[in-house]
Context: one part of a larger RNA
RNA sequence: GGACGAACGCUGGCGGCGUGCCUAACACAUGCAAGUCGAACGAGAAUCUUUGAACAGAUCUUUUCGGAGUGACGUUCAAAGAGGAAAGUGGCGGACGGGCGAGUAACGCGUGAGUAACCUGCCCAUAAGAGGGGGAUAAUCCAUGGAAACGUGGACUAAUACCGCAUAUUGUAGUUAAGUUGCAUGACUUGAUUAUGAAAGAUUUAUCGCUUAUGGAUGGACUCGCGUCAGAUUAGAUAGUUGGUGAGGUAACGGCCCACCAAGGCGACGAUCAGUAGCCGGCCUGAGAGGGCGACCGGCCACAUUGGGACUGAGACACGGCCCAGACUCCUACGGGAGGCAGCAGUGGGGAAUAUUGCACAAUGGGGGAAACCCUGAUGCAGCGACGCCGCGUGAGCGAUGAAGUAUUUCGGUAUGUAAAGCUCUAUCAGCAGGGAAGAUAAUGACGGUACCUGACUAAGAAGCUCCGGCUAAAUACGUGCCAGCAGCCGCGGUAAUACGUAUGGAGCAAGCGUUAUCC
Numbered sequence: 001g002g003a004c005g006a007a008c009g010c011u012g013g014c015g016g017c018g019u020g021c022c023u024a025a026c027a028c029a030u031g032c033a034a035g036u037c038g039a040a041c042g043a044g045a046a047u048c049u050u051u052g053a054a055c056a057g058a059u060c061u062u063u064u065c066g067g068a069g070u071g072a073c074g075u076u077c078a079a080a081g082a083g084g085a086a087a088g089u090g091g092c093g094g095a096c097g098g099g100c101g102a103g104u105a106a107c108g109c110g111u112g113a114g115u116a117a118c119c120u121g122c123c124c125a126u127a128a129g130a131g132g133g134g135g136a137u138a139a140u141c142c143a144u145g146g147a148a149a150c151g152u153g154g155a156c157u158a159a160u161a162c163c164g165c166a167u168a169u170u171g172u173a174g175u176u177a178a179g180u181u182g183c184a185u186g187a188c189u190u191g192a193u194u195a196u197g198a199a200a201g202a203u204u205u206a207u208c209g210c211u212u213a214u215g216g217a218u219g220g221a222c223u224c225g226c227g228u229c230a231g232a233u234u235a236g237a238u239a240g241u242u243g244g245u246g247a248g249g250u251a252a253c254g255g256c257c258c259a260c261c262a263a264g265g266c267g268a269c270g271a272u273c274a275g276u277a278g279c280c281g282g283c284c285u286g287a288g289a290g291g292g293c294g295a296c297c298g299g300c301c302a303c304a305u306u307g308g309g310a311c312u313g314a315g316a317c318a319c320g321g322c323c324c325a326g327a328c329u330c331c332u333a334c335g336g337g338a339g340g341c342a343g344c345a346g347u348g349g350g351g352a353a354u355a356u357u358g359c360a361c362a363a364u365g366g367g368g369g370a371a372a373c374c375c376u377g378a379u380g381c382a383g384c385g386a387c388g389c390c391g392c393g394u395g396a397g398c399g400a401u402g403a404a405g406u407a408u409u410u411c412g413g414u415a416u417g418u419a420a421a422g423c424u425c426u427a428u429c430a431g432c433a434g435g436g437a438a439g440a441u442a443a444u445g446a447c448g449g450u451a452c453c454u455g456a457c458u459a460a461g462a463a464g465c466u467c468c469g470g471c472u473a474a475a476u477a478c479g480u481g482c483c484a485g486c487a488g489c490c491g492c493g494g495u496a497a498u499a500c501g502u503a504u505g506g507a508g509c510a511a512g513c514g515u516u517a518u519c520c
Base pairs, nucleotide, nucleotide: 001520002519003518006516007515008514009513010512013392014391015390016389017388018387019385020384021350026348027347028346030345031344032343035092036091037090040089041088047082048081049080050079051078052077053076054075055074060069061068062067099303101301108228109227110226111225112224113223114222115221118220119219123216124215125214126213127212128211129210131165133163134162140155141154142153143152144151145150171196172195173194174193175192176191177190178189179188180187181186201208202207229275231273236266238264241263242262243261244260245259246258248256278300279299280298281297282293283292284291285290305326306325307324308323309322328339329338330337331336356382358381359380360379364378365376366375367374368373395425396424397423398422405416406415407414408413429461432455433454434453435452439447464509465508466507467506468505469490470489471488475504476503477502478501479500485492486491
């Protein structure tokens, strides 16, 4: 000098774009953050309409004044139709999106290869198919246990839920023949044959789905070469350890797991141990080589109160799923239960220190749905903070009786200083009034009456901070008297201090200025 997720002191006009718990992966009140589909299914509350019955009886007619007839509006019940709440079965999605960096020195990451050892829902293409049956179960009703959470028993019912049977191409498993080919185990193609394996319908008739197989795309899994902090005041370390055979398991290879057998495998080219740390694209600095860092944005990994486990599923060993154990918090009728903000806001705590319990799905994107649409604290916006960068303003011209005031003085003056006053202008920003977008395509705009444009109006509403001994641009007076104090280094202060404090003047930067921490 540059940089910063900064903090502190003094000061503070506006706008744009960014950015904002670096500390306690500490504990969390409250609200929201993942639903959707009635065009898979049964059942269906409120409400409305129609019809019928019962009750009640306004009005009108008539009357011998006792009554008789008419029967509106209502109430209740029953049937039919519309309606579609809440819940349930079923499907898809809750493995994405969002957060955090505790762990991890590792094929975790980066880079380059390999899989002849693999999987892939939705999507695309191609080929073929969808025949015929069955038994349940939730919801519901009844009974019943419990304070609750939540159950238990009986009866009924549907499906694109579940289960057999048939059929079977290029599926799977085996036998066999021929051909092609590779770096090895081997791989591929064609034919024959045996065994075995599917399906589901909905509808507004447009379509959307279902099953099998092949290929693609996308996403993942595994293996390997190289690279990836520091310590030897850590020198030996290892028994599933290293290899083999066999069996199991997996999508798949493999001590991945198991039985048996062998005794191996690693290490001064630093094993093991202990320390520290998420990695990268990048960011900062530097002429570069390097050095430092890994906030924001993007890719990968890991984690979700701590530890362990599996289930479902194309995909998880699953942040807002399940089970077990631990700690903690809460409810309880003491028998037992409930919970997990490292999602968005917000609270307490810690800290030098870091924001609103905001608006909207209008846009972009995601999930569901045929669609309408619903959901979306992703996202788009707004709010707060000079936290950073950038831009603008706080006026411009003329103006010497060089006014007053202030400081100083050799008392003559000198400085502040064209500075002010005064005169003439202008209106950026802010304020007032009028108009008013793009972002959206037919409609639909949170932002927002925002950006922007126009008009009128007043110099009005808008300057501070640090420094002035040398380094280093900028000096005098007074006070103080090795005191009070200053200080980045040298150093200053003990009676004329350009170095302390104040004043005047000056220098520098400027809505900032200075200090501190850290890096180059």